Molecule: transfer RNA
Organism: Absidia cylindrospora
RNA sequence: GCAUCAAUAGUUUAAGGGUAGAAUAUUAGCCUUCCAAGCUGAUGGCCUGGGUUCGAGUCCCAGUUGAUGCA
Numbered sequence: 001g002c003a004u005c006a007a008u009a010g011u012u013u014a015a016g017g018g019u020a021g022a023a024u025a026u027u028a029g030c031c032u033u034c035c036a037a038g039c040u041g042a043u044g045g046c047c048u049g050g051g052u053u054c055g056a057g058u059c060c061c062a063g064u065u066g067a068u069g070c071a
Stems, first nucleotide, its partner, number of pairs: 001070007010024004018054001026042005047063005
């Protein structure tokens, strides 16, 4: 330098163009003499900028970062 893949919550990770789910973590309550465990609830997210579309996490383009391969 070229190519491919990936980027979603603090972390791990789902999601066929139609209101973004889960686990874990944090936190409130319940339970317990207290703590842990358990139960119920809450908080928190689509890498950036454009385009297509009635509608984009999803499709297209450019960029950034990372991984891999080739040179």